[in-house]
The RNA shown here (transfer RNA) has 72 nucleotides and comes from an Alphaproteobacteria bacterium. It matches the Rfam family "tRNA". Rfam classes the family as a transfer RNA. It was read from a public genome assembly. Its mean pLDDT, the model's own confidence on a scale to 100, is 80.
RNA sequence: CUCCCUGUAGUUCAACGGAUAGAACAUACGCUUGCGGAGCGUACGAUCCAGGUUCGAUUCCUGGUGGGGAGG
Numbered sequence: 001c002u003c004c005c006u007g008u009a010g011u012u013c014a015a016c017g018g019a020u021a022g023a024a025c026a027u028a029c030g031c032u033u034g035c036g037g038a039g040c041g042u043a044c045g046a047u048c049c050a051g052g053u054u055c056g057a058u059u060c061c062u063g064g065u066g067g068g069g070a071g072g
Base pairs, nucleotide, nucleotide: 001071002070003069004068005067006066007065010025011024012023013022018055027043028042029041030040031039048064049063050062051061052060
């Protein structure tokens, strides 16, 4: 330099182009307990950036950017 894959809660993953973007773990609070842990409940929290297509984009397209890989 070229090509390929990839980017969603703190972490690991879901989501036919149409749902209030969902779950588990974690965190906070509560219930429970003699105190903890475990268990149960509640809460908090996310689509890498900018355009385009579309009635509608996490999803499709283009560019950028972060990460991984291959070639030279």